RNA sequence: GCAAGUCGAGCGAGGUUAUUUUACUGCGUUUCUUCGGAAGCAAAGUUUCUUAACCUAGCGGCGGAUGGGUGAGUAACGCGUGGGUAACCUACCCUAAAGUUCGGGAUAACAGUUGGAAACGAUUGCUAAUACCGAAUAUUCUCUUUUUGUGGCAUCACAUUAAGAGGAAAGGUUACGCUUUAGGAUGGACCCGCGUCCCAUUAGCUAGUUGGUAAGGUAAUGGCUUACCAAGGCGACGAUGGGUAGCCGGCCUGAGAGGGUGUACGGCCACACUGGGACUGAGACACGGCCCAGACUCCUACGGGAGGCAGCAGUAGGGAAUAUUGCGCAAUGGAGGGAACUCUGACGCAGCGACGCCGCGUGAGCGAUGAAGGUCUUCGGAUCGUAAAGCUCUGUCCUUGGGGAAGAAGGGUGCAUUAUAGCAUCUUGACGGUACCCGAGGAGGAAGCCCCGGCUAACUACGUGCCAGCAGCCGCGGUAAUACGUAGGGGGCAAGCGUUAUCCGGAAUUAUUGGGCGUAAAGGGUGCGUAGGCGGCCAUUAAAGUCAGAGGUUAAAGCCCACGGCUUAACCGUGGUAAGCCUUUGAAACUUAGUGGCUUGAGUACAGGAGAGGAGAGUGGAAUUCCUAGUGUAGCGGUGAAAUGCGUAGAUAUUAGGAGGAACACCAGUGGCGAAGGCGACUCUCUGGACUGUAACUGACGCUGAUGCACGAAAGCGUGGGUAGCGAACAGGAUUAGAUACCCUGGUAGUCCACGCCGUAAACGAUGAGUGCUAGGUGUUGGGGGUCAAACCUCAGUGCCGCAGUUAACGCAUUAAGCACUCCGCCUGGGGAGUACGGUCGCAAGACUAAAACUCAAAGGAAUUGACGGGGACCCGCACAAGCAGCGGAGCAUGUGGUUUAAUUCGAAGCAACGCGAAGAACCUUACCUGGACUUGACAUCCUUCUGCCAUAUCCAUAACGGGAUACUUUCCUUCGGGGACAGAAGAGACAGGUGGUGCAUGGUUGUCGUCAGCUCGUGUCGUGAGAUGUUGGGUUAAGUCCCGCAACGAGCGCAACCCUUGUCUUUAGUUGCCAUCAGGUAAAGCUGGGCACUCUAGAGAGACUGCCAAGGUAAACUUGGAGGAAGGUGGGGAUGACGUCAAAUCAUCAUGCCCCUUAUGUUCAGGGCUACACACGUGCUACAAUGGCCGAUACAAAGAGCAGCGAGAGGGUAACCUUAAGCAAAUCUCAUAAAGUCGGUCCCAGUUCGGAUUGUGGGCUGAAACUCGCCCACAUGAAGUCGGAGUUGCUAGUAAUCGCGAAUCAGAAUGUCGCGGUGAAUGCGUUCCCGGGUCUUGUACACACCGCCCGUCACACCAUGGAAGUUGGAAGCACCCGAAGCCCAGCUAUCUAACCGUAAGGAGGAAGCUGU
Repeated sequence: GCAAGUCGAGCGAGGUUAUUUUACUGCGUUUCUUCGGAAGCAAAGUUUCUUAACCUAGCGGCGGAUGGGUGAGUAACGCGUGGGUAACCUACCCUAAAGUUCGGGAUAACAGUUGGAAACGAUUGCUAAUACCGAAUAUUCUCUUUUUGUGGCAUCACAUUAAGAGGAAAGGUUACGCUUUAGGAUGGACCCGCGUCCCAUUAGCUAGUUGGUAAGGUAAUGGCUUACCAAGGCGACGAUGGGUAGCCGGCCUGAGAGGGUGUACGGCCACACUGGGACUGAGACACGGCCCAGACUCCUACGGGAGGCAGCAGUAGGGAAUAUUGCGCAAUGGAGGGAACUCUGACGCAGCGACGCCGCGUGAGCGAUGAAGGUCUUCGGAUCGUAAAGCUCUGUCCUUGGGGAAGAAGGGUGCAUUAUAGCAUCUUGACGGUACCCGAGGAGGAAGCCCCGGCUAACUACGUGCCAGCAGCCGCGGUAAUACGUAGGGGGCAAGCGUUAUCCGGAAUUAUUGGGCGUAAAGGGUGCGUAGGCGGCCAUUAAAGUCAGAGGUUAAAGCCCACGGCUUAACCGUGGUAAGCCUUUGAAACUUAGUGGCUUGAGUACAGGAGAGGAGAGUGGAAUUCCUAGUGUAGCGGUGAAAUGCGUAGAUAUUAGGAGGAACACCAGUGGCGAAGGCGACUCUCUGGACUGUAACUGACGCUGAUGCACGAAAGCGUGGGUAGCGAACAGGAUUAGAUACCCUGGUAGUCCACGCCGUAAACGAUGAGUGCUAGGUGUUGGGGGUCAAACCUCAGUGCCGCAGUUAACGCAUUAAGCACUCCGCCUGGGGAGUACGGUCGCAAGACUAAAACUCAAAGGAAUUGACGGGGACCCGCACAAGCAGCGGAGCAUGUGGUUUAAUUCGAAGCAACGCGAAGAACCUUACCUGGACUUGACAUCCUUCUGCCAUAUCCAUAACGGGAUACUUUCCUUCGGGGACAGAAGAGACAGGUGGUGCAUGGUUGUCGUCAGCUCGUGUCGUGAGAUGUUGGGUUAAGUCCCGCAACGAGCGCAACCCUUGUCUUUAGUUGCCAUCAGGUAAAGCUGGGCACUCUAGAGAGACUGCCAAGGUAAACUUGGAGGAAGGUGGGGAUGACGUCAAAUCAUCAUGCCCCUUAUGUUCAGGGCUACACACGUGCUACAAUGGCCGAUACAAAGAGCAGCGAGAGGGUAACCUUAAGCAAAUCUCAUAAAGUCGGUCCCAGUUCGGAUUGUGGGCUGAAACUCGCCCACAUGAAGUCGGAGUUGCUAGUAAUCGCGAAUCAGAAUGUCGCGGUGAAUGCGUUCCCGGGUCUUGUACACACCGCCCGUCACACCAUGGAAGUUGGAAGCACCCGAAGCCCAGCUAUCUAACCGUAAGGAGGAAGCUGU
């Protein structure tokens, strides 16, 4: 700004235009003129009259109660559904009948005066009507009486007869109105049945409340209102109160039953700034009307006024967020009108928004050098990918040009008609030049979003490194992230995609369909019993439930089905289909209701026996304690050990007597009784219940049981008693780090009695009550039958085992946790919490009822496999015990830590690192440090050019490497150009190189449990399953070794055996070995001939197998003993290490992924370091001495090694060693004297003739080189140490101990390591304990597996919720006060008054004001 106006065909008045007429003025012009003027015509204007059209303020009519908006209120007859009104109304519209007569008085407009800023009035005068009023007429109309009939539902309804009373109207016009009556249609009003959210921590509510009578009021019933009377009414089937909410058709979801929801479209309701009220009207208590009050906004002259977008647009604010101040009445619909027409933000359209649904496009075909480029790569390639480019096409959308709708029916005029039917003609489109069609152009202009660990379709690279980040759940990220970020690739959907929020589903996770309660959440502590629910057999009646048929309704739209229209679809059109509710007609099995019977459920009666059933009264003995007295003397008591305590004032002990309280040994028993709690000496009294037998009586009298009532262990409370023992609190003593505990000494409440409370327990069978059914076996209690006694049968209890069945499993199993029915109670993740608040109960303690915020992703049950236990059983091991020798103390050696350092390279870390890698660091090694050099490199491959080598020797220079110079100097083929091989030099890059990182990315190797006896599989069986069985059990073994048994039967890896060595014998072979016999020979000697007998060597065999005997044992395995035998029960020793564990060790043996360095983290050289030294630890050596040291003499091994080697012999040296040199590549030669031992001597218990460290001096050896930093010898020096604290190690027989010998590594450098032999013990009762291991079993809240898990306080931060002096807002109830507007009624009035009556005065009537309920 617009959304409600319209009608002049109701009325007067005003205005505009045109026209006719009258009068006037007269721009101008014509004629005449005496030029003064006269006459005519005449544009335009004013005025009067006639006619016509139009506009309009007012009176009047109809409409503003529809349409449009919103959901605040409402838990209600508001809505839905089905009925009722015999208790009602209805303008306009339709049908029918009748009528439309005669009069009257006003008033707005208008004019004058006047108030106010305005809004708006006041007053005087004039006027009209379809405005208003009077009278007439009128019935089938209304009211009051009244006759008759029919029907119904109590009041009554309909029809009918008679009498009385009352009541109508309006014109305008050409067909529109008005009045009355009846009916219809439409719209409304009221009443009723049923349905309609949450809270009982809301249980009682109600005075007009419930009903009646009378009156009033309404369109109408009714406490709707009033007066009177009565005391009712509602409520556990949820009243009242509180909270929330418009209801429905429908919509979303779901297989359905349901659950959620009520936006758009449609029906109903309510509301219109907030609250109240009426007026008008057919209809309102009225969205764009009125009055009042309030809040807010605006105007004002301050006196007063105006307003209501939850209409359409639009603005502001709020918000995560929601549009144009558009076009049109062309269509549909509405209001008015006779109509034309006017109005219509209803509506039709357009605009904005991917908000939703639907359709279409962004191109199609061919196209492999599989282009370039990107990404990945095993470097070969793969992939994006026919994708692109390129070639050939198409033209939907697009651009441009042209054409171009349907949606229109009507309306006007004319002709014609009885006619609004018909004909002709003109005309009406907002959308819109839109849809659609045709021509041309040109692949041109048009693809994004999410995701790629699993659920869930789709994987790689890089970056990052528990950071940054992701995340719906599980969870990902700590240096190889398919999970973060990016890229490439892929998957999904597509003009959309993803996220967020909400609802349903999955969820059988509130279970009606369709769950549960022994242990997971869940049976009330127990009984009695009210309401309620459920209820035995037979007959009969009814028909409420039930079933069947028919009818009505279930608006339309929507859903579904079929067909049709827009090119398709979305969309639209036509037709069809349901449950529910109501009416009606039937059926009668079941339930129900009524009636009549029955005895089996239930109860009664009679006869029995059993019992810790209950209550009261009395009685008894044993024991504890105390008191008195006696005897008696130093302790008692108590504990793991003690102490507190008692006792010389006489305890404990013992004897006798007495007092008092409490409890009742044995009997005694998964025995009895009781509803449960519970009940235990004996006697008496009172009393409850169950059981058995009989079958006389009643005749369903039954079961369960919300609320209620009663009982209800222990502890506790109140009052009064009692108190021996015991004994919370308390005290003391111990224990302990502490000990407000466990143990001890005392000890108060209490425990006991009476009366009264409390009302809870793991009040448990963690299992509610009742009924019926469903294999058994075996005990036991009380009855009955039966019997000589048993057996046997049966009823009621009480236990165990067990089938079917059931259970998640464990288990239950006629005493069900089985199969069914009935009733009650209870559960719905853990924590918060059985708590807070409220309520009820209680003296109190507290009990009962019983949440939420917040928080977690679990909490829980049963079972399984392991692991663990200061659980159990059995067994083994130098594990303990019994022994021997040590370590730990000393000195030294060696390794480690620590410290130091330029560097002291690195690794190894309880056992299972520490004489370990290292079987050997002066240089080298070497990886470290300092310094000097090199850069395709010290080493490998490839390419180009040059040279001919390489190697060796000499010289210069350097710390050295590196460098410079000289000398010497190849080979094969050949077409003589050259080519090939090899080597060197130079150059370029690919690359080399790394003892750099990661052993938690790896391979391989190794350690360890452990040489422990275990670890598994196939098939079968059992179990829902994880799993079990086998592998457990009884024996036995070193052994899962073997035997027996067994739902297991077999098998594999382990054990054992096979292998090596050693112990005995035989045989074969005898050299380098051996020498008995024979011969030779020496100072001696297998030295020589000879021999192979013996020893020995090294080949082949034998031998030992519980084979034999005895005993035990199961006629077993096996054990014990014995015989024989070299050896006897694995003869001794070795090699041999199951499945696995420890993210065990090693990237520095080697190999290797990834990362890192590349004139250096690579390569090389010199020197240094790995060898440091306040200290700590490990492993060793030597000792501390007389079983010894030293000196002399003298005997006996084994196993090894050796040519850059072992080195005899001889000589030299005190010695280490040196010189020379034979033999030996070894049963031949050498190392090489074995030592302890034996014999003799000496020392005489000392820091020594022990011990040898340390240091000095002088030598030797190896090696370029012994300073840092080697070994050895000689002389000298001569430290600590006199047997080692706590603790700890090894060893069971040729072992420990002790003694020497050798070898590897190695130039040299062992007290280490690996081997060899000599001498050669002690002890072992035994398995209680420590450690480790194995098997079975048991518990477990552990599974990273006890180095586990886990509880509480405190500190800090954060989250949620409380308390708090008070303060403040809102809501509701009751009582009281003030009280606007307005309506009804009653009353009053010094007010006003046209219509009627009356000549008039006046009256009737009305208005206004005031008062009251």
Annotation:
This is a predicted structure of a 1413-nucleotide RNA (small-subunit ribosomal RNA) from an uncultured prokaryote. It matches the Rfam family "Bacterial small subunit ribosomal RNA". Rfam links the family to the GO terms structural constituent of ribosome and ribosome. Its mean pLDDT, the model's own confidence on a scale to 100, is 82.